[in-house]
This is a predicted structure of a 72-nucleotide RNA (transfer RNA) from a Saprospiraceae bacterium. Lineage of the source: Bacteria > Pseudomonadati > Bacteroidota > Saprospiria > Saprospiraceae. It matches the Rfam family "tRNA". Gene Ontology term of the family: triplet codon-amino acid adaptor activity.
RNA sequence: GGCCUCGUAGUACAAUGGAUAGUAUGUAGGUUUCCGGAGCCUAAGAUGCAGGUUCGAUUCCUGCCGAGGCCA
Numbered sequence: 001g002g003c004c005u006c007g008u009a010g011u012a013c014a015a016u017g018g019a020u021a022g023u024a025u026g027u028a029g030g031u032u033u034c035c036g037g038a039g040c041c042u043a044a045g046a047u048g049c050a051g052g053u054u055c056g057a058u059u060c061c062u063g064c065c066g067a068g069g070c071c072a
Base pairs, nucleotide, nucleotide: 001071002070003069004068005067006066007065010025011024012023013022018055027043028042029041030040031039048064049063050062051061052060
């Protein structure tokens, strides 16, 4: 330098055109307990950036940024 894959809550993963982006874990509060843990309830928390297509984009297209891999 070329090609390929990936980028979503603090972390690990879903959703692959459709309405309010979900699960686990973690965090905070409550409940329970003599206390703690476990359990139960509640809450906050995310689509890398900029454009394009579309009635509608996490999803499709382009560029950039970042991570990984292959080739030279």